RNAcentral holds the sequence, with entries from ENA and Rfam. The RNA shown here (transfer RNA) has 72 nucleotides and comes from a Pseudomonadota bacterium. It matches the Rfam family "tRNA". About the family: Transfer RNA (tRNA) molecules are approximately 80 nucleotides in length. Model confidence (mean pLDDT): 82 of 100. The same sequence occurs in records of 2 taxa.
RNA sequence: UCCGCCUUAGCUCAGCGGUAGAGCGCUCGCCUGUUAAGCGAUUGGUCGCUGGUUCGAAUCCAGCAGGCGGAG
Numbered sequence: 001u002c003c004g005c006c007u008u009a010g011c012u013c014a015g016c017g018g019u020a021g022a023g024c025g026c027u028c029g030c031c032u033g034u035u036a037a038g039c040g041a042u043u044g045g046u047c048g049c050u051g052g053u054u055c056g057a058a059u060c061c062a063g064c065a066g067g068c069g070g071a072g
Base pairs, nucleotide, nucleotide: 001071002070003069004068005067006066007065010024011023012022013021018055025043027041028040029039030038048064049063050062051061052060
């Protein structure tokens, strides 16, 4: 310098154009002599940023940023 992949909740990840979910975690409660475990409830996000396409974008397109890998 060039090519590819990734970026979504505190963490690990789903979501394939129609107003974003799960597990774990946090918090509260039940249970227990206490803790842990177990059970129930609750809490969660300007979908990396800026534009474009579209009636409508996490999703498609371009650029930028960060991370990872490859080529030279």